[in-house]
RNA sequence: AUGUUAUCAAGAAAGGCCGAGGGAAUAGACCCUGUGAAGCCUUAGCAACCCUCCCCUGUGGAGAAGGUGCUACAUUCUACCCCGGAAAGGGGAAAGAUAACGC
Numbered sequence: 001a002u003g004u005u006a007u008c009a010a011g012a013a014a015g016g017c018c019g020a021g022g023g024a025a026u027a028g029a030c031c032c033u034g035u036g037a038a039g040c041c042u043u044a045g046c047a048a049c050c051c052u053c054c055c056c057u058g059u060g061g062a063g064a065a066g067g068u069g070c071u072a073c074a075u076u077c078u079a080c081c082c083c084g085g086a087a088a089g090g091g092g093a094a095a096g097a098u099a100a101c102g103c
Base pairs, nucleotide, nucleotide: 002102003101004100005099006098007097008096013043014042015041016040017039021032022031023030026079027078028077029076044071045070046069049067050066051063052062053061054060055058075095080092081091082090083089
């Protein structure tokens, strides 16, 4: 880098360094940001994919030492398809993210 499967409206922030951008990419919208963005470090936390234990073995229950992940906004929203006369609204896909496994 690529494939398969599962999940993605819940949850969880303080400090230090730094100094202007950031919310994946393109476009639009809407936001965050010198009351300090992104990035890095420390500590804390959330969650429960891997993991540990239990049983009535299931789409089950409990746990959290370790491996990941995450801690503004629904994956911030829209874009393509479908339902809808349209608008509103809803459903799905694509793309993306994360995990486990495979190559």

Overview:
A computed fold for a 103-nucleotide RNA from Sinomicrobium weinanense, annotated as SAM riboswitch aptamer (S box leader). Model confidence (mean pLDDT): 85 of 100. Rfam family: SAM riboswitch aptamer (S box leader). Its family is annotated with regulation of gene expression in the Gene Ontology. NCBI's taxonomy places the organism under Bacteria, Flavobacteriia, Flavobacteriales, Flavobacteriaceae, Sinomicrobium.